[in-house]
């Protein structure tokens, strides 16, 4: 110098002039809830998508079983997570690095297309070999019981590799070594797991984002959740009616109304459909110190930072910066936009900073 | 705001325990028939299976994400 990896920061141009929204205090003014003034305040890092997890309210004080869902190596953080952090394995790269839903397939069940002889208690298409017939001088050649997974071919995958022995031919059928799988010790880590010995010929296909076994985890609804207040009300007229309803996939089991003076259900008609709260002080931001490899944790100090209600945060104008197009005038400047709130996560985006690392070349 | 549901040829749809070259009617195009058009009969043509990634030998299907349409609730 080129090429490449990985982690963290912060920022979403700045000022200044008019004009114009939303909140919330003040002051006047009156019509007593509106007017006018002034002062303050007003979008995101992702407000998104609603994929996960919670706070918070209600359904009973959320109970019992049972089925569905869910998650899935170990060890921490966390309120809690299908989230983050560190490592254990197994991948890919020459490396820094990156990916990995990674429990079980010697519990059971399925399902492996087309190929191929056989697709998973095995299996004999070719080919090898013994024997027994038959030919033929003879090499052999042809038919038949059977033996045989060493050779061929098929396939994503064919029931362990190399070599010796051994055999009629072969075969872990023996024997050394490699690999792999149980088991049994002994070492180092909390753990996943790694190394090491020694024993057994055990050689067992894949697939559980297939069913399903094993662990743990799990009620439901959601701010249009829900509490007030105010309003309407003929409890109206017809049919069905012993059950209903809180309860949402069932059962059980608990409360409430009900049982002909009839709860509930349908259908006609008919009325109200307003306003107050939940609403922003919260696992809340910054800042400094200290624990920790880290995720994060604590401890002083500091600060208050949108809350409206079909929804405001806009718009222009001038000047300065910064990038980019262009000869110049000049033009252009990213994703996008709260709706109870929070921790995540993942999509969308703009121009930057800082710190380590890899890998080639070239110099010394 | 919630909550749920679809996506296959131009257009309507089918496609299960995951395997054929992804089929089907309509409608495009070519020939036949007709004096000509319809109708009719033959042929063809047309598919990122909404994008991407992964699980598997093999994915429309099974999962995760992203997109785009669409319902429902006071």
């Nucleotide at each position: 110098c080129g090429g490449a990896g990985u982690g963290c920061c912060a920022c979403a141009g700045g000022c200044g002039g008019c004009c114009g929204c939303g909140g919330g205090c003040c002051g006047c003014g009156c019509u007593u809830g509106c007017g006018c003034g002034g002062c303050c305040u007003g979008a995101g890092g992702a407000a998104a998508g609603u994929c996960c997890g919670a706070g918070c309210u209600c359904c009973a004080c959320a109970g019992g079983g049972c089925a569905g869902g869910g998650u899935g190596c170990u060890g921490g953080g966390u309120a809690a997570c299908c989230c983050c952090c560190a490592g254990c394995g197994g991948g890919a790269g020459c490396g820094a690095u990156c990916c990995c839903a990674g429990g079980g397939a010697a519990a059971g069940u399925g399902c492996c297309a087309c190929a191929g002889a056989a697709a998973a208690u095995a299996a004999a298409c070719c080919g090898c070999c013994u024997c027994g017939g038959g030919c033929g001088a003879a090499a052999g050649c042809c038919c038949g019981c059977g033996g045989u997974a060493a050779g061929g071919g098929u396939g994503a995958a064919a029931c362990g590799g190399u070599g010796c022995g051994g055999u009629a031919a072969g075969a872990g059928c023996g024997c050394a070594c490699c690999a792999g799988c149980g088991g049994a010790g002994g070492c180092g880590g909390u753990g996943a797991c790694g190394c090491c010995u020694c024993c057994g010929g055990c050689u067992c296909g894949g697939u559980a984002a297939a069913c399903c076994c094993c662990a743990c985890c799990u009620g439901g609804a959601g701010a249009a959740a829900g509490a007030c207040c105010a309003a309407a009300u003929a409890g109206g007229g017809g049919a069905g009616a012993a059950g209903a309803g809180g309860c949402g996939g069932c059962c059980c089991g608990c409360c409430u109304c009900a049982u002909u003076c009839g709860a509930c259900u349908c259908c006609c008609g008919g009325g109200u459909a307003g306003g107050u709260u939940g609403c922003u002080u919260g696992a809340g931001g910054c800042g400094u110190c200290c624990g920790g490899u880290a995720a994060c944790g604590g401890a002083c100090g500091u600060c208050c930072c949108a809350g409206a209600g079909a929804a405001a945060u806009g718009g222009u104008c001038g000047c300065c910066a910064c990038g980019g197009a262009g000869a110049a005038a000049u033009c252009c400047g990213a994703c996008a936009g709260a709706a109870c709130u929070c921790g995540g996560c993942u999509u969308a985006u703009g121009g930057g900073g800082c710190a380590c690392u890899c890998c080639g070349g070239c110099a010394u | 705001g919630c909550g749920c549901c679809u996506g296959u040829a131009g257009c309507u749809c089918a496609g299960u325990u995951g395997g054929a070259u992804a089929g089907a009617g309509c409608a495009a195009c070519g020939g036949a028939u007709u004096u000509c058009u319809a109708a009719u009969c033959c042929g063809u043509c047309g598919g990122u299976c909404g994008g991407g990634g992964g699980u598997u030998c093999g994915a429309u299907u099974c999962c995760c994400u992203c997109c785009a349409g669409g319902c429902g609730c006071g």